[in-house]
Context: one part of a larger RNA
Molecule: large-subunit ribosomal RNA, domain I
Organism: Caldisericota bacterium
RNA sequence: GGCAAACGGUGGAUGCCUUGGCGCUGAGAGGCGAUGAAGGACGCGGUUAGCUGCGAUAAGCUUCGGGGAGCCGCUAAACGGGCUUUGAUCCGGAGAUUUCCGAAUGGGGAAACCCGGCCAGAGUAAUGUCUGGUCAUCCCUCACCAUUUUGAUUAGCUUACCCUGAAGUGGGUUGAGCUACAAAAUGGUGAGGGAGGCGUACCCGGGGAAUUGAAACAUCUUAGUACCCGGAGGAGAAGAAAUCGAAGAGAUUCCGUAAGUAGUGGCGAGCGAAAGCGGAACAGCCCAAACCAGGGUAUAGCAAUAUACCGUGGGGUUGAGGACUGGCGGAAUGAUUCGGAAGGUCUAGCGGAAUGAGCGGAUGGAAAGCCGCGGCCGUAGAGGGUAAAAGUCCCGUACGCGAAAGAUUGGAAGACAGGCCAGGAUCCGGAGUACCACGAGGCACGUGAAACCUCGUGGGAAGCAGGGAGGACCACCUCCCAAGGCUAAAUACUCCCUGGUGACCGAUAGUAGAGGAGUACCGUGAGGGAAAGGUGAAAAGAACCCCGGGAGGGGAGUGAAAGAGAACCUGAAACCCUAUGUUU
Numbered sequence: 001g002g003c004a005a006a007c008g009g010u011g012g013a014u015g016c017c018u019u020g021g022c023g024c025u026g027a028g029a030g031g032c033g034a035u036g037a038a039g040g041a042c043g044c045g046g047u048u049a050g051c052u053g054c055g056a057u058a059a060g061c062u063u064c065g066g067g068g069a070g071c072c073g074c075u076a077a078a079c080g081g082g083c084u085u086u087g088a089u090c091c092g093g094a095g096a097u098u099u100c101c102g103a104a105u106g107g108g109g110a111a112a113c114c115c116g117g118c119c120a121g122a123g124u125a126a127u128g129u130c131u132g133g134u135c136a137u138c139c140c141u142c143a144c145c146a147u148u149u150u151g152a153u154u155a156g157c158u159u160a161c162c163c164u165g166a167a168g169u170g171g172g173u174u175g176a177g178c179u180a181c182a183a184a185a186u187g188g189u190g191a192g193g194g195a196g197g198c199g200u201a202c203c204c205g206g207g208g209a210a211u212u213g214a215a216a217c218a219u220c221u222u223a224g225u226a227c228c229c230g231g232a233g234g235a236g237a238a239g240a241a242a243u244c245g246a247a248g249a250g251a252u253u254c255c256g257u258a259a260g261u262a263g264u265g266g267c268g269a270g271c272g273a274a275a276g277c278g279g280a281a282c283a284g285c286c287c288a289a290a291c292c293a294g295g296g297u298a299u300a301g302c303a304a305u306a307u308a309c310c311g312u313g314g315g316g317u318u319g320a321g322g323a324c325u326g327g328c329g330g331a332a333u334g335a336u337u338c339g340g341a342a343g344g345u346c347u348a349g350c351g352g353a354a355u356g357a358g359c360g361g362a363u364g365g366a367a368a369g370c371c372g373c374g375g376c377c378g379u380a381g382a383g384g385g386u387a388a389a390a391g392u393c394c395c396g397u398a399c400g401c402g403a404a405a406g407a408u409u410g411g412a413a414g415a416c417a418g419g420c421c422a423g424g425a426u427c428c429g430g431a432g433u434a435c436c437a438c439g440a441g442g443c444a445c446g447u448g449a450a451a452c453c454u455c456g457u458g459g460g461a462a463g464c465a466g467g468g469a470g471g472a473c474c475a476c477c478u479c480c481c482a483a484g485g486c487u488a489a490a491u492a493c494u495c496c497c498u499g500g501u502g503a504c505c506g507a508u509a510g511u512a513g514a515g516g517a518g519u520a521c522c523g524u525g526a527g528g529g530a531a532a533g534g535u536g537a538a539a540a541g542a543a544c545c546c547c548g549g550g551a552g553g554g555g556a557g558u559g560a561a562a563g564a565g566a567a568c569c570u571g572a573a574a575c576c577c578u579a580u581g582u583u584u
Stems, first nucleotide, its partner, number of pairs: 001583004006578001008576002015569001016534002020505002022502005028496001029494002031198002039101003042055003046079001049075003061095006070083003106115003116135007137195015154180006160173004202233001203231005213220001217266001243249002253280005263271002284486003287430001291314003295310006319464001321428003324423005334416001337415002343409005349401003355374001358373004375392002377381001383395003435459008445471001466481005521528002541568001544555004
């Protein structure tokens, strides 16, 4: 030195545990913000490092409810002080306060800082100083002011010219200028209202890749995806046929099917419908115009009035309708718009059975487990805790009850709106629109025979004897009425509140995070990003003595256990020491 087996050390696997996570689900909420948000900085405690809470009224103030004996948050005990049955602490509703930064908004700025104007007040001999309020930008509306432009016609003044005349005395002009007035635009001032920023995902719109696939690659695909921008809501979008397509149906949306069909496609890779059928949910409406009334402006006119335009109210809203003319009706109904009653729910809570720990015994540190003997409750034998395994010990559970205040839901009464028939002369029914050409995009559809929808450029209708569609186009036939608008439900999502649940995890797992974790630490920065749980039933956390400077240890004591001693449950292996045996 090796090997073997052994007592230990080290180490922290394994087992057991769970305060934390993960998924799903019921219900709620679906927003917050210039009345200053989200998120922060700095402060606030008798002593205060972190966390939590709060804001110079600073672990809090007021009030209204709940509750009922202790309390002054946690790590975290102690010291020093207090509060409380005149109801504290605590829980809930409403309110007050709420420094500084931050959209940040008086100006600036290297966020949490610097410097101001105006008004009012405090203070000073006065200035400095302090306190309160106010002062950003953009949009809309209204008022006022200024400037510019226009004004054939209007009024006044000045001036130029012409005529007249004693005289700027009177008259005239497409003259000029100024003023008034009117309209428009621009700017300014003031008042009132709104916006701005943040927040998961979901939704709509405007832009819009590439890796990739095609076994290369260019059309194509990935994909209208990722990403950027704008906007909205609790949903959003869509939506009451110029639909579908041959049967008739009768707004939209979503699910299933039709169907990987019909199609499309370097007919490659791939892409990929619709009608119909079965379900979910159901809801329909309003303008523009014709016409009527009254108002304003302009023109014509002495005026009445007429015409045109504008805005207001009525009327009217569809495949054959409305206006118009003539007639009938007086409420059936509740789609729309208001209105908000009763009731329900949420935001604190309350009651809640049964062995006084039933009796006896054994084990044990401890009984709830075991044995013997008996009870009881049960609309409660879910679950958790209690020294081990408890229906009946504790918290609860079933069941029942509860709100001064706020929120939410709910929709009653009521208001309000609102009808029908006939006639067919006249009038109306969304124009740079439909459509066409060229160029594009969207449609499952890649230019194709390519309809349909939407854009760009150019051209450019008819108007009810009208117009569009039925996949080129034409005819017949059928369906529908564009060029204005609104619309609940069924659908999508979950940062968040609350209840439940799991052949989900159990500390290298589960969130990155079971501990002061997006922390420590790394990086100029964008960004990256940990490790780290367990004494015991209870601290009973080891008084006192001894060795030692201490660390640490030996006694003593506690405890069931200290080989549970805080580097603390269990305590594997690697690795290390020691002693023994054996071997070189």